[in-house]
Context: one part of a larger RNA
RNA sequence: AACGAACGCUGGCGGCGUGGAUAAGACAUGCAAGUCGAGCGGGAUUAAGUUUGUAGUAAUACAAGCUUGGUUCAGCGGCGCACGGGUGCGUAACACGUGAACAAUCUGCCGAGAAGUGGGGGAUAGCUUGCCGAAAGGCAAAUUAAUACCGCAUAUGGCCAUUCUUCUAUUGAAGGAAACGCCAAAGUCGCAAGACGCUUCUUGAUGAGUUCGCGGCCUAUCAGCUAGAUGGCGGGGUAACGGCCCACCAUGGCUAUGACGGGUAGCUGGUCUGAGAGGACGACCAGCCACACUGGAACUGAGACACGGUCCAGACACCUACGGGUGGCAGCAGUCGAGAAUUUUUCACAAUGGGGGAAACCCUGAUGGAGCGACGCCGCGUGGAGGAUGAAGGCCUUCGGGUUGUAAACUCCUGUCAUGCGGGAACAAGAAAGUGAUAGUACCGCAAGAGGAAGAGACGGCUAACUCUGUGGCAGCAGCCGCGGGUAUACAGAGGUCUCGAGCGUUGUUC
Numbered sequence: 001a002a003c004g005a006a007c008g009c010u011g012g013c014g015g016c017g018u019g020g021a022u023a024a025g026a027c028a029u030g031c032a033a034g035u036c037g038a039g040c041g042g043g044a045u046u047a048a049g050u051u052u053g054u055a056g057u058a059a060u061a062c063a064a065g066c067u068u069g070g071u072u073c074a075g076c077g078g079c080g081c082a083c084g085g086g087u088g089c090g091u092a093a094c095a096c097g098u099g100a101a102c103a104a105u106c107u108g109c110c111g112a113g114a115a116g117u118g119g120g121g122g123a124u125a126g127c128u129u130g131c132c133g134a135a136a137g138g139c140a141a142a143u144u145a146a147u148a149c150c151g152c153a154u155a156u157g158g159c160c161a162u163u164c165u166u167c168u169a170u171u172g173a174a175g176g177a178a179a180c181g182c183c184a185a186a187g188u189c190g191c192a193a194g195a196c197g198c199u200u201c202u203u204g205a206u207g208a209g210u211u212c213g214c215g216g217c218c219u220a221u222c223a224g225c226u227a228g229a230u231g232g233c234g235g236g237g238u239a240a241c242g243g244c245c246c247a248c249c250a251u252g253g254c255u256a257u258g259a260c261g262g263g264u265a266g267c268u269g270g271u272c273u274g275a276g277a278g279g280a281c282g283a284c285c286a287g288c289c290a291c292a293c294u295g296g297a298a299c300u301g302a303g304a305c306a307c308g309g310u311c312c313a314g315a316c317a318c319c320u321a322c323g324g325g326u327g328g329c330a331g332c333a334g335u336c337g338a339g340a341a342u343u344u345u346u347c348a349c350a351a352u353g354g355g356g357g358a359a360a361c362c363c364u365g366a367u368g369g370a371g372c373g374a375c376g377c378c379g380c381g382u383g384g385a386g387g388a389u390g391a392a393g394g395c396c397u398u399c400g401g402g403u404u405g406u407a408a409a410c411u412c413c414u415g416u417c418a419u420g421c422g423g424g425a426a427c428a429a430g431a432a433a434g435u436g437a438u439a440g441u442a443c444c445g446c447a448a449g450a451g452g453a454a455g456a457g458a459c460g461g462c463u464a465a466c467u468c469u470g471u472g473g474c475a476g477c478a479g480c481c482g483c484g485g486g487u488a489u490a491c492a493g494a495g496g497u498c499u500c501g502a503g504c505g506u507u508g509u510u511c
Base pairs, nucleotide, nucleotide: 001510002509003508005507006506007505008504009503012380013379014378015377016376017375018373019372025336026335027334029333030332031331034079035078036077039076040075042073043072044071045070046069047068048067049066050065051064052063053062054061055060086291087290088289096215097214098213099212100211101210102209105208106207110204111203112202113201114200115199116198117197118152120150121149128141129140130139131138132137157183158182159181162177163176164175165174166173167172187196188195189194217263218262219261224254225253226252229251230250231249232248234246235245236244266288267287268286269285270281271280272279273278293314294313295312296311297310316327317326318325319324344370346369347368348367352366353364354363355362356361383413384412385411386410393404394403395402396401417452419447420446421445422444423443455500456499457498458497459496460481461480462479466495467494468493469492470491476483477482
C1' cells in the first nucleotide's frame, strides 16, 4: 500500500460498486421454458343463423340437430428446451493462452443463387366403452385427423466405378465426360394478387469438431516407465484423421532438456504490490474449459451423451392400502447445518436481449430496478461571524498564578443535509398512436428552526503528543527494544495534548 474480509468501540446523509471465500453439505415452499388454432382431429362453453319435433289457434316456450364466429382444455404435430443462468468437484491435460493446419470435417435457424412441390396408402394419440391398481400408472376393444408416417412418379441436381484436363508439398483438390444403379417434397392463410412454408443442390455467414509448434506449479526422501504399449498391413467405426476399436505381423515407444509416480491447482484477459525487474493472486466483469445427488450408458436431435430429459446401479429423503411409487436449488429468493463470516421467500417485462408466433401477443428470478449490510471507494454535513470580566467548574501549582480557552455564555446571521407542503421527469427508438417497473424517485419552488447528527485510537524510543493520583516485580502492559521491586511521562484512573474522523483501532493474508 492492498482486501469478496472478520472482530471491538462508535455511527448523520447521498452516489457508485460489492456481498456464501467454509459443507460440490442436506433442502420445506414459490417461481426460473415455453409457444404456435394461420399444421391436425376432438371435448367443453358462448353468440348468431337455421332445420325438425312437442305444447299452443298464434305470438312464444322447450328439446334434438346442423352451419359460422369467439373463448378455453388435454392430445397428435412443429420449433425451442444444447441458449441464457449457476458452481469450480475433477483436470498438470492440446484443459487454457498464443500462432498455425484440416487437400481429414459437420453446421438447424439466417443471407445469395438454381430447380421442383405430381399422384396414392395404411395407421395412431385424442374421444368412447370395458378391465387392473391405494396411488403413480397401465391393458384391451372400437373409431378418427394432419405440415405425423410409408410406398410410387419425376431428377434441375446430388451420391456411387472409371477416365480426361488443370492445379498442388502428399494420400489428393477443382472442373468436364461417363456405365450399372440409388435419393425428394406438405401444405396453410387469403376473394384474388400473393404471403408463409416444404424438397434437392451450390455458396456465404455463424457455430462447432480435430491436429500441431511454443508457453505457464512443487517434489529425485519418486529413476526407470510402457503389451493396445510403439509401428505396419487389412478391416470396422466416425461428420472427420487416428490403436478410436478389432484380426494378423514386427518389437518398438518415453526418460536426467526429469519419463513414471506423489502433492497441489480450473486456465486466461487481468488484479494487488513494486521505481522497475520481479513476487503473490485469478472475488466482481469478459473469453475458454469442466460439472449438475454419486457412478455408468445411450436415445432424440443440426447440435447433448443433455442442471430444471430418459434408462440402470448406489446413497439419502418422502408417500404407501406394504403390492409399489416419487425426488435431486453448484437457477432466483429462502431454510437448517458447519463457520470468525456473507443479503429480500421484493417489483417489472417499461428498456436491452432471448424462445415461439404471420401478427396480436405469450413466456423469460436473463435483464432492468428496488430492499438489507459503513463491506469498499468517493462526496457532503454535524454550523458561520463577533464575543475577555480571559466567567463558573475541572486539572495543575513554586499558592503569585497557569491551563482548559474565543472554547462556553451572550449578540447577529445562514439554511447544505435531514423534516413538512406544493409541483414533478428523462433513460421511449420507429410514419403515427399507445406504452414507465424504477417513481411520486431524481430535480425545482416554498416554509420553519441551530434546531435532529462525533467518535476512535494514541501520548518511553521507533512516532506527532505530559502532568497528577493510585499501585508497588503485585495488578498489569508489550509490534521490537523493554516497563513495574515506594517519586512509573511505559500499569490503572483523571486532566491536558496529538493523529485520524463517520469512522477509528485490532486480527488475518499478500507485496
The part of an RNA shown here (small-subunit ribosomal RNA, 5' domain) has 511 nucleotides and comes from an uncultured bacterium.
The prediction has a mean pLDDT of 83.